[in-house]
RNA sequence: UUUUUAUACAGAGGCGUGGAGAGACAGGCUCUACGAAGCGCCGGCAACCAGCGGACCAUCCGAAACGGUGCCAAGUCCUGGGCAUAUAAAAA
Repeated sequence: UUUUUAUACAGAGGCGUGGAGAGACAGGCUCUACGAAGCGCCGGCAACCAGCGGACCAUCCGAAACGGUGCCAAGUCCUGGGCAUAUAAAAA
């Protein structure tokens, strides 16, 4: 990167650095020098995978949150495409 499966009306931010953009895309709308993105530290949310317990065991349910990811303005911000986008897991 491609494919498959699942999920997306809930939840959770401070500091430092940085210095003008950010919210995928188009159109809106919004956020932003009372400091955007990115990066670092600490904190938090959730519970996909792993691990743990159970069952009617290709699977399902539950608890937990040490490990691998993810996420922490606005319903995936709104509308559209839903064969889109994002994330997880698996395969190539």
Description: Predicted 3D model of a 92-nucleotide RNA (SAM riboswitch aptamer (S box leader)) from Hymenobacter radioresistens. The organism belongs to Hymenobacter, within Bacteria. It matches the Rfam family "SAM riboswitch aptamer (S box leader)". Rfam links the family to the GO term regulation of gene expression. RNAcentral holds the sequence, with entries from Rfam and Ribocentre. RNAcentral records the identical sequence in 2 taxa. Its mean pLDDT, the model's own confidence on a scale to 100, is 84.